[in-house]
RNA sequence: AUGCUGUGCGGGAGAGUCGCGUGCCAGAAUCUGGUGCGCGCGCCGAAGGAGCAACCGCCCCGGAAUCUCUCAGGCCAAAGGACCGUACGGCUCCU
Numbered sequence: 001a002u003g004c005u006g007u008g009c010g011g012g013a014g015a016g017u018c019g020c021g022u023g024c025c026a027g028a029a030u031c032u033g034g035u036g037c038g039c040g041c042g043c044c045g046a047a048g049g050a051g052c053a054a055c056c057g058c059c060c061c062g063g064a065a066u067c068u069c070u071c072a073g074g075c076c077a078a079a080g081g082a083c084c085g086u087a088c089g090g091c092u093c094c095u
Stems, first nucleotide, its partner, number of pairs: 003091009016041001018040010042075003048071001049069003055063003
C1' cells in the first nucleotide's frame, strides 16, 4: 500500500406539513394558527437491526448487498442520512 475504523469539510434520496381527541401559547370571538402528548389509518427506507443470497475466503466453517422485511427510525423545514469525494489521524497487516 491493503483491510477495518474516527473526525472535519463538500455532495446526498424517499414518503401525510393526514384525521380525531386533548393540554399550552397567540390571535380573535366559540373559530383559526403553532406546538406537546395520545389514538387511528396510509406511506418511505439510505441511521441501526433482521432475512435470503450471487459471490468471496484462511473452506464443511466463516464473511457477505444498493435485494427483501420494516422491529427501530422517518413522512413541511431543520436535524439525521447509506453512499461518494477530500483532508488529517488510529489499529492491524505487508514490505
This is a predicted structure of a 95-nucleotide RNA (Glycine riboswitch aptamer) from Ahniella affigens. Rfam family: Glycine riboswitch aptamer. Its family is annotated with glycine biosynthetic process in the Gene Ontology. NCBI's taxonomy places the organism under Bacteria, Pseudomonadati, Gammaproteobacteria, Lysobacterales, Ahniella. Model confidence (mean pLDDT): 79 of 100. Of the family's consensus pairs, 91% are formed in the model.